[in-house]
A computed fold for a 78-nucleotide RNA from Sulfurovum sp., annotated as c-di-GMP-I riboswitch aptamer.
It was read from a public genome assembly, where an Rfam model found it.
Its mean pLDDT, the model's own confidence on a scale to 100, is 76.
The source organism's lineage runs through Bacteria, Pseudomonadati, Campylobacterales, Sulfurovaceae and Sulfurovum.
Rfam family: c-di-GMP-I riboswitch aptamer. Gene Ontology term of the family: cyclic-di-GMP binding. Rfam's curators write: GEMM was predicted in a large-scale screen for bacterial structured RNA regulatory elements.
The model forms 94% of the base pairs in the Rfam consensus.
RNA sequence: AUAAGUUAAAGCUAAACCCACUGUGAAGCGGGGGCAGAAAAUUAUGGAUCUCACACUCGAGAUCGCCUGAUUGCAUUA
Numbered sequence: 001a002u003a004a005g006u007u008a009a010a011g012c013u014a015a016a017c018c019c020a021c022u023g024u025g026a027a028g029c030g031g032g033g034g035c036a037g038a039a040a041a042u043u044a045u046g047g048a049u050c051u052c053a054c055a056c057u058c059g060a061g062a063u064c065g066c067c068u069g070a071u072u073g074c075a076u077u078a
Stems, first nucleotide, its partner, number of pairs: 002078003005074001012037002017032003021028002035065001041071003046067002048063005
């Protein structure tokens, strides 16, 4: 450097659900919680799904713990 990552987890993240707050909403954030995760880290590139009070209908948003692309990282093995 490349591939594998099963049998690795000191440490890390945290589904559903509950409480508070923000938002029209999808959702987000904090606390509890723990189903799980080896990229469940970062990033909306393409797809997919979802939302929209006012405005728009060739618009504006949400989700990367749905798939995919990109970037970075890891016990160990080859």